[in-house]
Context: one part of a larger RNA
């Protein structure tokens, strides 16, 4: 100097208190240890691993396991030699073959050349093989915490201080004052993207206030007013007021405003910590395989299951469940694609082929809501597991192991022991819609909107951070 204390003094923070709703119990779904197994590939392990890498394991993927098969090789550059590739056919088994048959392209200076193909010979390919404790680049956490630093300069013999201490103040090393300190740099704020307000410019596929017409559907004429779109201004600065305060920075009210003191939310993450995580995204030193630790093909396994935890989804009911009627959304996707209207089917579905290269046209039915009208506190008109039956869809192909629809069937569950999460407003909670992955598979991520609360005295405590001592 630095860390650390069950020293002190200040200060933040869903940290704690005050609230609301969860895990922790039961079923299932996923991940994970553990067992098992021929394989259950591999990697992530407090926090910061466990709905993680995987935005999709039926074959592929795939890396793992049996069993069959290649060895200049399933890719890549050189050499040589032949031949165009392909295509039918038989034959065999899933690769790797045997056999026959057609046929002979592109430029060309007619020598060859490009490209493929078979054979050979060697260099060499290859490896998801090991080491994240040799690395690169990425990443995660401390943490959007408010800090880390240098010049010169002043003190110290020197390590090293100081500047960044101290009084205010702030979200903030923000900003005032004071100071053997002055200044500067990376952070902080700000510039950047959304969102709330207005305004100008543009109206078609959107709109539709007046005006006619209307088949009553902005439908048609037509209008550019509104709404919406998307391009550019504007607008918020503590800019005014009073009041505290040191006259300072600021901080309390308050006007006026669409918004008021960082308006909200995003992106953005200092020096460094943690030999953190990745050699299985990539790249890469060293080391090991090289007829195999490479490589092809099929069938299996990653989906096992006494059992243990983690992260969800249904639920245990009346602020509910059942039937019937009826209203409003936002933000995506669609040409190997999204599908309409009919009609079939109880339904998954399936016939049909409109329209749409999308502000046109489809997906699309938004659900929670609202009116009506049963159920009466019960293991139930609640809950669905699980089983058996019949089927539908996608795919070469649903046995191992796919989702979904119908009939039956009707487990546990009656609000959860210790102990433990999220959350401060358009949030919790709660309601449906959409996307990536995708042939097919979503309770899982990732968005979008509807409906929409409670409480926060307070900083004694418990965690974690941050300045002095």
């Nucleotide at each position: 100097u630095g860390a650390c204390g069950g020293g002190g003094a200040c200060c933040c923070g869903c940290a704690c208190a005050a609230g609301c709703g969860g895990u922790g119990g039961a079923g299932c779904a996923u991940g994970u240890g553990a067992u098992u197994u021929a394989a259950u590939u591999c990697g992530a392990u407090g926090c910061a691993a466990c709905g993680c890498g995987a935005a999709a394991a039926a074959c592929c993927u795939u890396a793992c396991c049996u069993a069959c098969u290649c060895u200049u090789g399933a890719c890549a550059u050189a050499c040589u030699u032949g031949g165009a590739g392909g295509c039918u056919c038989u034959u065999g088994u899933a690769a790797u073959g045997a056999g026959a048959g057609u046929g002979u392209g592109c430029c060309u200076u007619u020598u060859g050349g490009a490209a493929c193909c078979a054979a050979g010979a060697u260099a060499c390919a290859g490896g998801u093989g090991c080491u994240g404790c040799a690395u690169g680049g990425c990443u995660g956490u401390c943490g959007u915490c408010a800090g880390c630093u240098c010049g010169u300069g002043u003190c110290g013999u020197g390590a090293g201080a100081u500047g960044u201490u101290c009084c205010g103040u702030u979200a903030a090393g923000u900003c005032g004052g004071a100071u053997a300190a002055c200044g500067a740099g990376c952070g902080c704020a700000a510039c950047c993207c959304u969102u709330a307000c207005c305004c100008u410019u543009a109206u078609u596929u959107g709109c539709c206030a007046g005006c006619g017409a209307u088949u009553c559907g902005g439908u048609c004429g037509g209008g550019a007013a509104c709404u919406a779109u998307a391009a550019g201004g504007g607008g918020a600065c503590u800019g005014c007021c009073g009041g505290u305060g040191a006259u300072a920075a600021a901080c309390c009210g308050g006007a006026g405003g669409a918004a008021g003191g960082u308006g909200a939310g995003g992106a953005c993450g200092a020096c460094g910590u943690c030999a953190a995580g990745u050699c299985a995204u990539c790249a890469u030193g060293g080391c090991c395989c090289u007829u195999a630790c490479g490589a092809g093909u099929a069938g299996g396994g990653c989906u096992a299951c006494a059992c243990a935890c983690g992260u969800g989804c249904u639920a245990c009911a009346a602020u509910g469940g059942g039937a019937g009627a009826u209203a409003c959304a936002g933000a995506c996707g669609g040409a190997c694609g999204c599908u309409a209207a009919g009609c079939c089917g109880c339904g998954a579905g399936g016939u049909g082929g409109u329209g749409c290269u999308a502000a046109u046209c489809c997906u699309a039915a938004a659900a929670a809501g609202u009116c009506u009208u049963u159920c009466g506190u019960a293991g139930u008109c609640c809950g669905g597991a699980u089983u058996g039956g019949a089927g539908u869809c996608u795919g070469c192909a649903a046995c191992u192991u796919g989702a979904c629809u119908c009939c039956a069937u009707g487990a546990a569950g009656u609000c959860g022991g210790a102990a433990u999460c999220g959350c401060u407003a358009g949030u919790a909670a709660u309601c449906g819609c959409g996307g990536a992955u995708c042939a097919g598979c979503a309770u899982g991520c990732c968005g979008c909107g509807g409906u929409g609360a409670a409480u926060a005295c307070g900083u004694u405590c418990u965690c974690g951070g941050g300045u002095c001592u």
Molecule: small-subunit ribosomal RNA, 3' major domain
Organism: uncultured bacterium